RNA sequence: GCGCCCUUAGCUCAGUGGUAGAGCGUUUGCAUGACACGCAAAAGGUCAUAGGUUCGAUCCCUGUAGGGCGCA
Numbered sequence: 001g002c003g004c005c006c007u008u009a010g011c012u013c014a015g016u017g018g019u020a021g022a023g024c025g026u027u028u029g030c031a032u033g034a035c036a037c038g039c040a041a042a043a044g045g046u047c048a049u050a051g052g053u054u055c056g057a058u059c060c061c062u063g064u065a066g067g068g069c070g071c072a
């Protein structure tokens, strides 16, 4: 330098056009003499970023940034 892939909650990841979810973690309550386990509930997201297409974009297209793999 060229090609391909990834970027979504604190972490690991779903979600492939119709107003974003799970597990773990965190907080509160129940329970216990207390802790752990268990049960119930809650908080937490400008979906990397800037444009474009569309009635509507996490999703499609383009640029940028960061990361990974391969080739030279």
Stems, first nucleotide, its partner, number of pairs: 001071007010024004018055001026042005048064005